[in-house]
RNA sequence: UAGGACACCAGCCACAUCCGCCGCGAGGCGGAGCCGGAAAGCCACGGGUCUUGGACGACAAGACGGCCGGGUUGCCUUC
Numbered sequence: 001u002a003g004g005a006c007a008c009c010a011g012c013c014a015c016a017u018c019c020g021c022c023g024c025g026a027g028g029c030g031g032a033g034c035c036g037g038a039a040a041g042c043c044a045c046g047g048g049u050c051u052u053g054g055a056c057g058a059c060a061a062g063a064c065g066g067c068c069g070g071g072u073u074g075c076c077u078u079c
Stems, first nucleotide, its partner, number of pairs: 004079001012037002017032006035066001041072003045069003048064006
């Protein structure tokens, strides 16, 4: 340095649900909560799902990074 494991140390995030706010909506933000995660940190590039408009077709504009892939950054240093 790279890979694997999560052993050790230090920790990190926060599903569903509830409350408040924003949004036409998917959903997002904050608080509570803690299902889980070894990148459940970040990025809409590819696929997918979802929302809005639309002849609910084509197409356009959005959302989801805790749907998958990919890119990128990071903790520990026992093996």
The prediction has a mean pLDDT of 82. Predicted 3D model of a 79-nucleotide RNA (c-di-GMP-I riboswitch aptamer) from Methylomonas sp. DH-1. Taxonomically the source falls in Methylomonas (Bacteria, Pseudomonadota, Gammaproteobacteria, Methylococcaceae). The RNAcentral record of the sequence draws on Rfam and Ribocentre.